[in-house]
């Protein structure tokens, strides 16, 4: 340069063929327990779905532009 994957919470990773409140574990916070802690149980908070556009009634999910990162090729 080309071609192919990939991008969603702080981290790992879901989300069924496009359907309507985007959800799990870990971490974090607060409270129970404890003599104080770890465990361990209750509860909570956190997201412009990488960014700008089209398509749709409706897009995290199709399309195409640019951005970032991986894999091959030259």
């Nucleotide at each position: 340069g080309c071609a192919c994957c990939c991008g969603u919470a702080g981290c790992u990773c879901a989300a069924c063929u496009g359907g309507a409140u985007a959800g799990a574990g870990c971490a974090c916070c607060u409270g129970a327990c404890u003599a104080c802690g770890a465990a361990u149980c209750a509860g909570g908070a956190g997201g412009u779905u990488a960014u700008a556009g089209g398509u749709u009634c409706g897009a995290u999910u199709c399309c195409u532009g640019u951005c970032g990162g991986g894999u091959g090729c030259g």